[in-house]
A computed fold for a 74-nucleotide RNA from a Propionibacteriaceae bacterium, annotated as transfer RNA. The sequence was found in a public genome assembly. Its mean pLDDT, the model's own confidence on a scale to 100, is 81.
RNA sequence: GGGCGAUUAGCUCAGUUGGUUAGAGCACCUCCCUUACAAGGAGGGGGUCAACGGUUCGAGUCCGUUAUCGCCCA
Numbered sequence: 001g002g003g004c005g006a007u008u009a010g011c012u013c014a015g016u017u018g019g020u021u022a023g024a025g026c027a028c029c030u031c032c033c034u035u036a037c038a039a040g041g042a043g044g045g046g047g048u049c050a051a052c053g054g055u056u057c058g059a060g061u062c063c064g065u066u067a068u069c070g071c072c073c074a
Base pairs, nucleotide, nucleotide: 001073002072003071004070005069006068007067010026011025012024013023019057028044029043030042031041032040050066051065052064053063054062
C1' cells in the first nucleotide's frame, strides 16, 4: 500500500426486507429478606447506535469518506 470483518448502555452482545418508543445478560442504585454478608425477590437509572456527509416521507439498518481494532496479502 491492497482486501475482508467489526464498532449499539460501564462490560459481553442481540436488533428479522428500512417503519410508531432501541433491547437482553452481567454490573450499578433503592427496597424486601438476613444479626450481618452472600444468594434470592421487587423496582429504578444509564445510549446522541464510532465521527462526518449522502439517499429516503422515514436510517442502528442502505451508500461514501474518515478514525480505531482484528485477520489476510504484498
Lineage of the source: Bacteria > Bacillati > Actinomycetes > Propionibacteriales > Propionibacteriaceae.
It matches the Rfam family "tRNA". The family's RNA type in Rfam is transfer RNA.